[in-house]
A computed fold for a 92-nucleotide RNA from Nocardioides sp. YR527, annotated as Glycine riboswitch aptamer.

RNA sequence: AGCAGUCGCCGGGGAGAGAUCCGCAUCCGAUGCGGACGCCGAAGGGGCAAGCCACCCGCCAAUCUCUCAGGCAGAAGGACCCGUCGACUGGG
Numbered sequence: 001a002g003c004a005g006u007c008g009c010c011g012g013g014g015a016g017a018g019a020u021c022c023g024c025a026u027c028c029g030a031u032g033c034g035g036a037c038g039c040c041g042a043a044g045g046g047g048c049a050a051g052c053c054a055c056c057c058g059c060c061a062a063u064c065u066c067u068c069a070g071g072c073a074g075a076a077g078g079a080c081c082c083g084u085c086g087a088c089u090g091g092g
Stems, first nucleotide, its partner, number of pairs: 003090006010083004018037001020036006038072003044068001045066003051059002
């Protein structure tokens, strides 16, 4: 000076599903609260395979699955991807 991995800040991209219905409030707005039915999966969370373990118990992944949570105009959020920077680890 550069390589790889992990984590973090920042920037960019980033899907899906009712602008549903009823009631109350209202500054009469696409807002707030409560209820009802219908949906979505890519915050988070739960579950499972092969395999591991002598056996049992157990361990064990996801973009799979469940929809608890979250979400269903816009905004916000958003797994994941890319980039700058920083820290740590490894190797050269």
Taxonomically the source falls in Nocardioides (Bacteria, Actinomycetes, Propionibacteriales, Nocardioidaceae).